RNA sequence: GGAGUGGUAUCGAAGUGGUCAUAACGGCCCUGACUCGAAAUCAGGUAGGCGGCAACGUCUCGUGGGUUCGAAUCCCACCCACUCCG
Numbered sequence: 001g002g003a004g005u006g007g008u009a010u011c012g013a014a015g016u017g018g019u020c021a022u023a024a025c026g027g028c029c030c031u032g033a034c035u036c037g038a039a040a041u042c043a044g045g046u047a048g049g050c051g052g053c054a055a056c057g058u059c060u061c062g063u064g065g066g067u068u069c070g071a072a073u074c075c076c077a078c079c080c081a082c083u084c085c086g
């Protein structure tokens, strides 16, 4: 230099055009049950930014554009990680 795969909440990860980002599922964490106490197990809960005293509002799928009535999902450019080729 060329090609490919991936980049989703605190972490992993599903979702591949439409009421589920109101983000599945699992981990971490919090609360409770159980226990003498813990572990394990079980039940429930838990994203962040900005504005606001609060209630609440608004935005967010690497970043920025585009297509579309509608995008995490399609297209373009760029950034980052990994793999292959030279």
Base pairs, nucleotide, nucleotide: 001085002084003083004082005081006080007079010027011026012025018069029045030044031043032042033041047060048059049058050057051056062078063077064076065075066074

Annotation: Model confidence (mean pLDDT): 81 of 100. This is a predicted structure of an 86-nucleotide RNA (transfer RNA) from a Lachnospiraceae bacterium. Rfam family: tRNA. From the family's description: Transfer RNA (tRNA) molecules are approximately 80 nucleotides in length. By type it is a transfer RNA. The sequence is in RNAcentral, with records from ENA and MGnify.